Context: one part of a larger RNA
């Protein structure tokens, strides 16, 4: 003197943009937070019912569900932050080369029968398909070569032609892996290290490697600090400061790690999956006791801890995201709203005149002087407030029709009308007298201060800062 995700006493008119569990990674009652496609399929249902023709739904099937959103537990390096590399994988998307030919079985839905209280099942039978398998083909793969392996699917439309689909090839973007260099603290931690350090064979991955194993060899790291214990997510950046530097790591943005605790793989281009799947655990509901159900560090809320931190609101108009040819349904993403002086920033609480210096208070030397042009009077304005009128952009898309809701602006009518605190006044520090008390009550951030004249206490006039706020406590520089 600057600063905060603040908190607290006191007061408190508005309006903009921002922030709002830093504690218990502590336990959740409840709604919702991923669904989509009928233009892949085969059923079922309504409606129609003469044809065409529409809506719905459980299942096969596609694709997305690894993205958005959340937290900082745990990591001290398997991270991050920079700067480099070679041995790699890529769905959607661009851009280009070639193909899409012949057959074949099944399984759900449904039926029938049938277990369990439930969750969830069993047997038998029937059926499509861009599901699923066989032959052929193949500028791909392996191999040195002989040679061996590996594809594929329709679908709308009157048709043009449109979307999908196989197998190459290049691209972006995106991930996966190595490496140099920087990354807090403590030697009252000095030695550590057996798959450990290399090498060979063999396994293994997308890829390079002790990543794995067998076998051989004794390596390897460390005072330039290893191992060990303690703190903690990193970064851009924030905060101070003239800079070096110091302290920070809400919010926003990039990486990272986790998802009730601890394993595990499945499936897929991606994952070892927060709203997936299995198992062990420790809790919670529930139950015919035989068995079974769950996971808010998602967004609202609850309860508990805490000095402390919101509504169980609204819209898919915008932006964006997955799904679709589209219409389009979904989206607690994400735009409004609501609640809080939690911070910033503007704005207002009136403006001009106005002395008999009026009444009051307080001081007083009783003369006065001060509060004070404050008031009251007179005028004037209406920002704001209280009631009305008009009304955008933001909106483009769409095959067409076609909105709400509220602001901005903007006009009109009332009436100064609805709106001043808070701390401070010995000195650092701007600001003084009077009562009261009498080392007592008390004050204090430091030095003090009070024992009868207190500028330091309380209290009252009065002044100085500040301003919808001001003070205190906390914590950084």
């Nucleotide at each position: 003197g600057g600063a905060u995700g603040a908190a607290u006493g006191u007061u408190g008119g508005c309006g903009g943009c921002a922030u709002g569990c830093u504690u218990a990674a502590c336990a959740c009652a409840u709604g919702c937070a991923a669904g989509u496609c009928a233009g892949a399929u085969g059923g079922g249902a309504a409606g129609u019912g003469g044809u065409g023709u529409u809506u719905c739904c459980a299942a096969u099937g596609g694709u997305a569900g690894a993205u958005g959103g959340g937290u900082g537990a745990g990591u001290a390096a398997a991270g991050c932050a920079u700067a480099a590399g070679a041995a790699c994988c890529u769905g959607c998307c661009c851009u280009u080369g070639g193909g899409a030919g012949g057959g074949g079985a099944a399984c759900a839905a449904c039926a029938a029968c049938u277990a369990g209280a439930a969750a969830u099942g069993g047997u038998u039978g029937c059926u499509a398909a861009u599901a699923c398998c066989c032959c052929a083909u193949a500028g791909g793969c392996u191999g040195a070569g002989a040679a061996g392996c590996a594809a594929a699917a329709g679908g709308a439309g009157g048709a043009a032609u449109c979307c999908a689909c196989c197998c190459g090839a290049g691209g972006a973007g995106g991930g996966g892996c190595u490496c140099g260099u920087g990354u807090c603290u403590g030697a009252u931690u000095a030695g550590c290290u057996a798959g450990u350090u290399g090498g060979u064979g063999a396994g293994g991955c997308a890829a390079u490697a002790g990543c794995u194993u067998a076998c051989c060899a004794a390596g390897g790291u460390g005072a330039u600090g290893a191992u060990c214990a303690g703190c903690a997510g990193c970064u851009g950046g924030u905060c101070u400061g003239a800079g070096a530097g110091g302290a920070u790591g809400a919010u926003c943005a990039g990486c990272c790690a986790c998802a009730c605790u601890g394993g595990g793989a499945u499936u897929g281009a991606g994952a070892c999956a927060u709203g997936g799947c299995u198992u062990a655990g420790a809790c919670u509901c529930u139950u015919a006791u035989g068995g079974g159900a769950g996971g808010c560090a998602g967004u609202a809320g609850u309860g508990g801890g805490g000095a402390a931190u919101u509504u169980u609101c609204u819209g898919c108009a915008a932006u964006g995201g997955g799904c679709g040819a589209a219409a389009g349904g979904c989206u607690a993403a994400c735009g409004u709203a609501g609640c809080a002086a939690u911070g910033c920033c503007g704005c207002g609480u009136g403006g001009a005149g106005g002395u008999a210096g009026a009444a009051g208070g307080c001081c007083c030397a009783u003369g006065g002087c001060u509060c004070g042009u404050g008031a009251a009077c007179u005028u004037c304005u209406u920002u704001u407030c209280u009631c009305g009128g008009a009304g955008a952009a933001g909106a483009a898309g769409c095959a067409a029709u076609g909105a709400u809701a509220g602001u901005a602006u903007u006009u009109g009518a009332g009436g100064a009308a609805u709106a001043a605190g808070c701390a401070u006044c010995g000195g650092c520090u701007a600001a003084c007298u009077c009562u009261a008390u009498g080392c007592u009550a008390g004050u204090a951030g430091c030095c003090g201060u009070g024992g009868u004249a207190a500028g330091a206490u309380a209290g009252a006039g009065g002044a100085u800062g500040u301003a919808a706020g001001u003070g205190u406590u906390a914590u950084c520089c």